[in-house]
Context: one part of a larger RNA
RNA sequence: CGCACACGGGGGAUGCCUAGGCGACAACAGGCGAUGAAGGACGUGGUAGCCUGCGAAAAGCUUCGGGGAGUCGGCAAACAGACGUUGAUCCGGAGAUAUCCGAAUGGGGAAACCCGGCCGUCAUAAGACGGUCAUCCGUGACUGAAUCCAUAGGUCACGGAAGCGAACCCGGGGAAGUGAAACAUCUCAGUACCCGGAGGAACAGAAAUCAACCGAGAUUCCGUCAGUAGCGGCGAGCGAACGCGGACCAGCCCUGUGCACCGUAUCCGUCAGUGUUAUAGAAAAACGGUCUGGAAAGGCCGGCCAUAGUGGGUGACAGCCCCGUAUUCGAAAUAGCGCAGACGGUUAGUGCCGAAGAGUAAGGCGGGACACGAGAAAUCCUGUCUGAACGUGGGGGGACCAUCCUCCAAGGCUAAAUACUCGUUGUCGACCGAUAGUGCACCAGUACCGUGAGGGAAAGGUGAAAAGAACCCCGGCAGGGGAGUGAAAUAGACUCUGAAUCCGUGUGCGU
Numbered sequence: 001c002g003c004a005c006a007c008g009g010g011g012g013a014u015g016c017c018u019a020g021g022c023g024a025c026a027a028c029a030g031g032c033g034a035u036g037a038a039g040g041a042c043g044u045g046g047u048a049g050c051c052u053g054c055g056a057a058a059a060g061c062u063u064c065g066g067g068g069a070g071u072c073g074g075c076a077a078a079c080a081g082a083c084g085u086u087g088a089u090c091c092g093g094a095g096a097u098a099u100c101c102g103a104a105u106g107g108g109g110a111a112a113c114c115c116g117g118c119c120g121u122c123a124u125a126a127g128a129c130g131g132u133c134a135u136c137c138g139u140g141a142c143u144g145a146a147u148c149c150a151u152a153g154g155u156c157a158c159g160g161a162a163g164c165g166a167a168c169c170c171g172g173g174g175a176a177g178u179g180a181a182a183c184a185u186c187u188c189a190g191u192a193c194c195c196g197g198a199g200g201a202a203c204a205g206a207a208a209u210c211a212a213c214c215g216a217g218a219u220u221c222c223g224u225c226a227g228u229a230g231c232g233g234c235g236a237g238c239g240a241a242c243g244c245g246g247a248c249c250a251g252c253c254c255u256g257u258g259c260a261c262c263g264u265a266u267c268c269g270u271c272a273g274u275g276u277u278a279u280a281g282a283a284a285a286a287c288g289g290u291c292u293g294g295a296a297a298g299g300c301c302g303g304c305c306a307u308a309g310u311g312g313g314u315g316a317c318a319g320c321c322c323c324g325u326a327u328u329c330g331a332a333a334u335a336g337c338g339c340a341g342a343c344g345g346u347u348a349g350u351g352c353c354g355a356a357g358a359g360u361a362a363g364g365c366g367g368g369a370c371a372c373g374a375g376a377a378a379u380c381c382u383g384u385c386u387g388a389a390c391g392u393g394g395g396g397g398g399a400c401c402a403u404c405c406u407c408c409a410a411g412g413c414u415a416a417a418u419a420c421u422c423g424u425u426g427u428c429g430a431c432c433g434a435u436a437g438u439g440c441a442c443c444a445g446u447a448c449c450g451u452g453a454g455g456g457a458a459a460g461g462u463g464a465a466a467a468g469a470a471c472c473c474c475g476g477c478a479g480g481g482g483a484g485u486g487a488a489a490u491a492g493a494c495u496c497u498g499a500a501u502c503c504g505u506g507u508g509c510g511u
Base pairs, nucleotide, nucleotide: 001510002509003508004507005506006505007504008503009502015496016461017460020432021431022429023428024427025426026425027424028423029421030420031164032163039101040100041099042055043054044053046079047078049075050074051073061095062094063093064092065091066090070083071082072081106115107114108113116133117132118131119130120129121128122127135161136160137159138158139157140156141155142154143153168199169197170196171195172194173193179186183233209216210215220247221246222245223244224243230238231237251413252412253411254357256353258352259351260350261349267345268344269343270342271341273339274338275337276336277335278334279333281329282328283327287302288301289300290299291298303320304319305309311323312322313321362386363385364384365383366382367381368380369379372398393408394407395406396405397404448455449454468495471482472481473480474479
């Protein structure tokens, strides 16, 4: 030095576990904000820090309900001191307080800071406290130039807006990598991204629609039609509609102070009533013995409940030990929804007659949208130039014309079926189980990196219970040996299990 065996060190794989994730379903919610949000800074406890809560009234105050024995949040004990059956802590409803920054709004500003004006109260000396003072838009009033009337402007009052938010939606702008095996039309794609705006959905929507000589009857969404018809350097690729089957269904108003009939049926707001739901909760059945064991829920024996044998916990596997569960109940207060009602405002229906949207439709030129790339190119939108008809009229039926059919543009409103999930509650998973599952199971968008935009970790497990090792010994500690606890200490806090590589010690063999 090698090999073998035994025992260790180191290491942290594996197994088991789950406090966290991921996904789905159902119901709800779909907004918050000048009554100052989202998000923060700084404070706040008897005792240092961090998290949580809260705001100078500061782990809290008031009140109304629930609840019923302990409590003064967590890491995290301890000490000191308090509270509680005259009902605390805790849970829920409503309210009070709510520093400073932040749309931030009196002015400024390098956010959490600096500096003011006016009014009021108290002191009346400094000052303290309270209120108010941004901008824009709308409405109203007052005032008011050049300039007579007026207007502009100014002032005041009242109302509104502003900012934030995960996706979904509508509109205005709008790429490139890529594909075409290069590349320019084309594609990617009206995608990503930017901007504006709204709602719980948005958009669309009651035919100047389709169809085909038969007919249908607003819109939206799904399946099919169909990868069809087409479009296309006819390349790559792009890609309908009619019709059919479903989901869901809903229709209306203005342009008339018209006439006749009819007589409040529509919508909005306020108020009280009632039902239901949500936001705390309440009651809730039935088991013992023995054996093993550290421990019984396990084995054996004998019982019981069940509208409850979902689930979790308890020293191993519990229907009957605990929490629960089936089931049955429950709200002083606030809110949602439904029903019928009162009041105020608003308004309808039937018939007749009338009326029936102009710089519009259409056209030329240039673009864009339509599955459709200018094409034979209809249809829709419009930057520009033109520019009708008026129901004896007009549009469409894929160039165009006639016949025929069908509809009535140039005004407006409209639920549902559809899309999404920052979020709440409940339930579930041939989803993960710590290199997985969220980036984060753990004080994580942290530590750390970067001037910055931004990037972005690692890190779980003693034991049933701390019973976390009093005391003695070596040592300056660290660490260890006894003793003690425990079922176990090779479970000793670097803590379950403890693989491999690696390093030792002992013995044997080989060299």
This is a predicted structure of a 511-nucleotide part of an RNA (large-subunit ribosomal RNA, domain I) from a Candidatus Competibacteraceae bacterium. The coordinates come from a structure-prediction model, not an experiment, and the mean pLDDT is 85.